Context: one part of a larger RNA
């Protein structure tokens, strides 16, 4: 000089566009932050109306709605934290013939015939609760056999090509699957005049292969400090069987050999999330790792598994610990490093705010539902940027302050005074873009016996939190402060003060004429800032 997730100290007008708990990974009151599917299945209220009434009800409606069960997806993703890690955790380049991959995407082939529970509910029954027990009914795309089946997958036999468990071609034996839903229609079949077990559409569901995303593993190389850490190691290093995985591997086990690393710094100990990138800097280099994007690893602390296509799971389970809360003392409940907010600590760091209109995700055919992801509004001069605090003229160089040699000089075109403008608010008028489409309707196409349902296209067609905001015009009228002035360094005089008081990045100033201390008039530098203080170039 330049730079900050910045803080203090005066000051403080507007706007846009970023940022905002760097400390206690300290505790957390309240709220919301993962639901959805009725086109998967059985069930199935109330209040409200209304109609009868013997006043006790009864019946329609509300309604196949509510709510809760089964079932399926999804909840492993978005969101937040850096405590731990010095490590194949990242970065960077390979490899996988050692692998897995739910939803998508294209291809081939199937989609038959059956059974037995269960929850919902209903009784009964234990508990303060939170929650169970027991017994009785019911359904499914829940579960469970059979059947049927290769190009899959085990074995075994052969023949090529290769790069190890890889790909091609065969031979034989053994194995495995499924589940319907909803719409239309009468060409075939059955029954007969529109309904299926039929056809036909559309979503599913099964096996099989190939995509594409996503991850697993492994490997070369880079990746902090300390030798006032010099020797470490026994499942260690390696070798067989063998278990365990989706898969390699001391990953785990039994036996066997005695290796293995190490000054090219093990080993131990401090610190530390790594990168892209961000600040300086001519570069090279140093520092840093907030927003943002990428991986990593946590989720109160310590440990396990379960359940899936993926989890050893922040708002899931189960068991220990500490800690808040409930309790009829038997016994339960809870996890904000999710958005707001609240206690604490601290020089310090926002609203318990609108929407789902947009993009995105979950579910669902769909309509639509949930989304503290996002979008946007609020607060902070916390950074950058842009605007304003008027413009022109205007010497008798007014008054007043200040210095003065008592002549005067300076503040100073400054004020006054004339003439002009209206940026921002604030008032009143007018007013967006940001929206693409989705149901539906119409056209052409595919597809079928069909001109039904239904797919594709192409046109038409609901819907804005922000917000009466941004912009346009009219009215009317607010707004400058900090630090400096010995010399590095742009800016001087005149009192007070008397080595006191104080000042001060250095040097240094102050002991009666202080251009260094206070004040004051002038002057300088930047300005909605200005200076200190921290840090790093």
């Nucleotide at each position: 000089g330049a730079a900050c997730a910045a803080a203090c100290g005066c000051u403080g007008g507007c706007g846009g566009c970023g940022u905002g708990c760097c400390u206690a990974a300290c505790a957390c009151a309240u709220g919301c932050a993962a639901g959805u599917c009725g086109a998967a299945c059985g069930c199935g209220a109330a209040a409200g109306g209304g109609a009868c009434u013997u006043c006790g009800g009864u019946c329609c409606u509300g309604a196949g709605u509510a709510a809760a069960g089964u079932g399926g997806c999804g909840c492993a993703c978005g969101g937040g934290u850096g405590a731990g890690u010095a490590a194949c955790g990242c970065g960077u380049g390979g490899g996988u013939a050692a692998u897995c991959u739910g939803c998508c995407c294209c291809u081939c082939a199937g989609u038959u015939g059956g059974g037995a529970a269960u929850a919902a509910c209903c009784c009964a029954u234990c508990g303060a609760a939170a929650g169970g027990u027991g017994g009785g009914c019911u359904a499914a795309u829940a579960c469970c056999g059979a059947a049927u089946a290769a190009u899959g997958c085990u074995g075994u036999g052969u023949c090529g090509c290769c790069u190890c468990g890889g790909u091609g071609a065969u031979u034989c034996a053994g194995c495995c699957a499924a589940a319907g839903a909803c719409g239309g229609c009468c060409u075939c079949u059955g029954c007969u005049u529109g309904c299926a077990u039929g056809c036909u559409g559309u979503c599913g569901c099964u096996g099989a292969g190939a995509g594409a995303u996503g991850a697993g593993c492994c490997c070369g190389c880079g990746u902090a400090c300390c030798a006032u850490u010099a020797g470490c190691u026994u499942g260690u290093u390696g070798g067989u069987g063998g278990g365990g995985u989706a898969a390699u591997g001391g990953c785990c086990u039994a036996c066997c050999a005695a290796g293995g690393c190490g000054a090219c710094g093990a080993u131990g100990g401090u610190u530390a999330g790594c990168u892209g990138a961000u600040c300086u800097g001519a570069g090279a280099g140093g520092a840093u790792g907030a927003u943002c994007a990428g991986c990593c690893a946590c989720a109160c602390u310590g440990g396990a598994a379960c359940u899936g296509a993926g989890a050893c799971a922040c708002g899931g389970u189960c068991c220990a610990g500490a800690c808040u809360c409930c309790u009829a003392c038997g016994g339960g409940a809870g996890g904000c490093a999710g958005c707001a907010g609240u206690u604490a600590a601290g020089a310090a760091u926002c609203u318990u705010g609108c929407g789902c209109a947009a993009u995105g995700g979950g579910g669902g055919a769909a309509a639509c539902c949930c989304u503290g992801a996002c979008g946007c509004a609020g607060c902070g001069a916390c950074g950058c940027c842009g605007c304003g605090u008027g413009g022109a003229c205007g010497a008798u160089g007014a008054a007043g302050g200040c210095c003065u040699u008592c002549g005067g000089g300076u503040u100073g075109u400054a004020a006054a005074g004339u003439c002009c403008g209206a940026u921002a608010a604030g008032c009143a008028g007018g007013g967006a873009a940001g929206a693409a489409u989705a149901a539906g309707c119409a056209a052409c196409g595919g597809g079928u016996a069909a001109u039904a349902u239904u797919c594709g296209u192409u046109g038409u067609g609901a819907u804005g939190a922000c917000g009466g905001u941004a912009c346009c015009u009219g009215c009317c009228u607010a707004a400058a402060g900090c630090c400096c002035c010995g010399g590095c360094u742009a800016a001087c005089u005149a009192c007070g003060u008397g080595c006191c008081a104080g000042c001060a990045g250095c040097c240094g100033c102050g002991g009666u004429a202080a251009u260094a201390c206070g004040u004051a008039u002038g002057g300088g530098g930047c300005u909605a800032g200005c200076g200190u203080u921290g840090u790093u170039c």